A computed fold for a 346-nucleotide part of an RNA from a metagenome, annotated as small-subunit ribosomal RNA, central domain. The prediction has a mean pLDDT of 88.
Context: one part of a larger RNA
RNA sequence: CUGGGUGUAAAGGGAGCGUAGACGGAGUGGCAAGUCUGAUGUGAAAACCCGGGGCUCAACCCCGGGACUGCAUUGGAAACUGUCAAUCUAGAGUACCGGAGAGGUAAGCGGAAUUCCUAGUGUAGCGGUGAAAUGCGUAGAUAUUAGGAGGAACACCAGUGGCGAAGGCGGCUUACUGGACGGUAACUGACGUUGAGGCUCGAAAGCGUGGGGAGCAAACAGGAUUAGAUACCCUGGUAGUCCACGCUGUAAACGAUGAAUGCUAGGUGUGGGGGUGCAAACUUCCGUGCCGCAGUUAACACAAUAAGCAUUCCACCUGGGGAGUACGGCCGCAAGGUUGAAACUC
Numbered sequence: 001c002u003g004g005g006u007g008u009a010a011a012g013g014g015a016g017c018g019u020a021g022a023c024g025g026a027g028u029g030g031c032a033a034g035u036c037u038g039a040u041g042u043g044a045a046a047a048c049c050c051g052g053g054g055c056u057c058a059a060c061c062c063c064g065g066g067a068c069u070g071c072a073u074u075g076g077a078a079a080c081u082g083u084c085a086a087u088c089u090a091g092a093g094u095a096c097c098g099g100a101g102a103g104g105u106a107a108g109c110g111g112a113a114u115u116c117c118u119a120g121u122g123u124a125g126c127g128g129u130g131a132a133a134u135g136c137g138u139a140g141a142u143a144u145u146a147g148g149a150g151g152a153a154c155a156c157c158a159g160u161g162g163c164g165a166a167g168g169c170g171g172c173u174u175a176c177u178g179g180a181c182g183g184u185a186a187c188u189g190a191c192g193u194u195g196a197g198g199c200u201c202g203a204a205a206g207c208g209u210g211g212g213g214a215g216c217a218a219a220c221a222g223g224a225u226u227a228g229a230u231a232c233c234c235u236g237g238u239a240g241u242c243c244a245c246g247c248u249g250u251a252a253a254c255g256a257u258g259a260a261u262g263c264u265a266g267g268u269g270u271g272g273g274g275g276u277g278c279a280a281a282c283u284u285c286c287g288u289g290c291c292g293c294a295g296u297u298a299a300c301a302c303a304a305u306a307a308g309c310a311u312u313c314c315a316c317c318u319g320g321g322g323a324g325u326a327c328g329g330c331c332g333c334a335a336g337g338u339u340g341a342a343a344c345u346c
Base pairs, nucleotide, nucleotide: 003318004317005316006315007300008299012314014201015200016199017198021194022193023192025088026087028085029084030083031082033081034080035077036076037075038074039073040072041071042070048066049065050064051063052062053061054060091191092188093187094186095184096183097182098181103177104176105175106174107173108172109171110154115149116148117147118146119145120144121143125136126135162169163168206247207246208245209244210243211242215241216240220236221235222234223233258313259312260311261310262309263308266291267290268289269288270287271286272285273284274283275282276281295302296301319346320345321344328339329338330337331336
C1' cells in the first nucleotide's frame, strides 16, 4: 500500500458555508469516449508453460506449439457509464396561509437580594468553626426602621420542556432580523449529496486599549489544623468576573457516536402543527425521551433520533513509552496554537 476499522480497546475534524473533485432521479431519441465483440498489424530473440528430442540421467542444450494478459488501425453492438437534444415531477427549491419557540442584535424598563453611605431606635457584643482564632465593635458594631448610591444576576413559572449548525440561549417591553415546522399543490424543473484546500462562527481562561467594579474570587496576607500543611476550614483580599472595540482559536468543544438518502416489529410519555369527530378517541407530519423485536456487538449495550441493512462523499486510526515533544514552516502582541518526526527503549 492493500485489507480491516473509528460509542467505551488506536481512530469522527469543535461547528457551519462552500471551491475544485467525487457521486447523483424518471422516461425518449442521437453519438459512440468508457464498455463488449470480430478482423488485421505489431507485441525481437532468449526466458516462462505444454509436447517432443540430444548429451548414460539431471542441470544444460535443441525443435514445435502456447503465451507475451499490451498497443495501433479498422468493422460492428448500444444494456450500463458518459455526452448532446428535447421532455417529466416523486428529489431540491419558490410562492401563499397558519401557529410555536430562553434563535440572534440593539435600546429602554422592573422587582427581590448582597454591599456601601446618611439618619433614627438600641446596647455589648457580632461574626466564624469540628472546636477556635485572626477579623468587626463603646470613635456605638451586629439587630431593626426610613431614605439614597452602585454593580451584577434574573427566584417562582421550569419540564430527560423549547430554540439554535455547533459554541450556546432564561425578568419584562419595543424595533430590526435568521431558521425550522404544519397545510395548500400554484410555480421552477434535478437546480441534488458530500466537500481536499478556503472562508466564517466558536465556552471558559488569557492578552491589548478605554471604562466599570456590588457580590464572588486565582495570586497574596493573616488565623487555625498538622510531625510538617507552600492545602482542605476560617477572616480578609488584587487581577479577573461586567461593558465597548480588537486579538487568541482551544475544551471530557461529549451522544466520547461525521454529513446525506432509502429500507427494516411494536409499546408508552412529552413539545409543535394538520385531518375525522360534540367530546372521548382515532389518525398523520415534524421534534424530544423511555422500554423493546429482528439484526448488530468482544461485552456493555444500540435498536426508525441505530451502534441494523445498503449507497455516496469527507475526516481519521495502524503496539506502549519517547511525544502532541524536538526541528522547520505557518499563525499570534504574548501566552501559545497548528502541522508534526527520529534516535533510544519495552

The RNAcentral record of the full RNA draws on SILVA.